[in-house]
RNA sequence: GGGGCUGUAGUGUAACUUGGCUAUCACUCGACCUUCGGGGGGUCGAAAUCGGGGUUCAAAUCCUCGCAGCCCCA
Numbered sequence: 001g002g003g004g005c006u007g008u009a010g011u012g013u014a015a016c017u018u019g020g021c022u023a024u025c026a027c028u029c030g031a032c033c034u035u036c037g038g039g040g041g042g043u044c045g046a047a048a049u050c051g052g053g054g055u056u057c058a059a060a061u062c063c064u065c066g067c068a069g070c071c072c073c074a
Stems, first nucleotide, its partner, number of pairs: 001073007010027003020057001028046007050066005
């Protein structure tokens, strides 16, 4: 220098193929209930689409330019 793959809460992960209502689940975290207390259990809640641009009535999803990581070739 060329090519491919990946990027979603603090962590992991589904939704991408076939665009569509308020983005899923678990752990974690907070409040409360339960307990003498802890643990465990229960209820409620907080937290995310790597960045810019484009297409579209509508984008996590499609297109494009970047950024980061991994792999292959030179």